[in-house]
Predicted 3D model of an 88-nucleotide RNA (c-di-GMP-I-GGC riboswitch aptamer) from a Chloroflexota bacterium. Its Rfam family is "c-di-GMP-I-GGC riboswitch aptamer". Its family is annotated with cyclic-di-GMP binding in the Gene Ontology. Its mean pLDDT, the model's own confidence on a scale to 100, is 85.
RNA sequence: UUCGAAAAAAGCAAACCCGGUGAGAACCGGGGACGCAAAGCCACGGGUCUUAAUCGGUACGUUCGAUAAGAUCGCCAGGUUGCCGAAG
Numbered sequence: 001u002u003c004g005a006a007a008a009a010a011g012c013a014a015a016c017c018c019g020g021u022g023a024g025a026a027c028c029g030g031g032g033a034c035g036c037a038a039a040g041c042c043a044c045g046g047g048u049c050u051u052a053a054u055c056g057g058u059a060c061g062u063u064c065g066a067u068a069a070g071a072u073c074g075c076c077a078g079g080u081u082g083c084c085g086a087a088g
Stems, first nucleotide, its partner, number of pairs: 001087004011036002016031006034074001040080003045076002047072005053067005
């Protein structure tokens, strides 16, 4: 530097359930494991999701769009740090 076939040590934890926070997406704690070699960290780019707020449209509706503010790094890309092993 590249890679994750075999091995070992350690780690994270989807759905779901319980409790809590929030308007919501969602998050936090406990249980639980579908998976994960960065499923560690960073919302800077794209995507997806939310709408308490603002503006506009409207067929007036649990409605649509935009703005703005958020959420998600377990959607992708990028940045950054890092365990074990293999090859060079």